[in-house]
RNA sequence: GAACCAUUAGCUCAGUCGGCAGAGCACCUGACUUUUAAUCAGGGUGUCCGGGGUUCGAAUCCCCGAUGGUUCA
Numbered sequence: 001g002a003a004c005c006a007u008u009a010g011c012u013c014a015g016u017c018g019g020c021a022g023a024g025c026a027c028c029u030g031a032c033u034u035u036u037a038a039u040c041a042g043g044g045u046g047u048c049c050g051g052g053g054u055u056c057g058a059a060u061c062c063c064c065g066a067u068g069g070u071u072c073a
Stems, first nucleotide, its partner, number of pairs: 001072007010025004019056001027043005049065005
């Protein structure tokens, strides 16, 4: 210098071809319990890495950039 992959909730990750953003764990509230833990009920808590473009509509498509990884030179 070039190519490819990844970036979505606190963490680990789904999200198929553009049409209401999700799961597990964690967390919060309440019940139960002498207390804690466990159990039960309820709650998604989010600027989908940033900017721009296309589109009626973008996590998803296109361009530029950022960070991390792998490979080549």
A computed fold for a 73-nucleotide RNA from an Oscillospiraceae bacterium, annotated as transfer RNA.
It matches the Rfam family "tRNA". The family's RNA type in Rfam is transfer RNA.
Lineage of the source: Bacteria > Bacillati > Clostridia > Eubacteriales > Oscillospiraceae.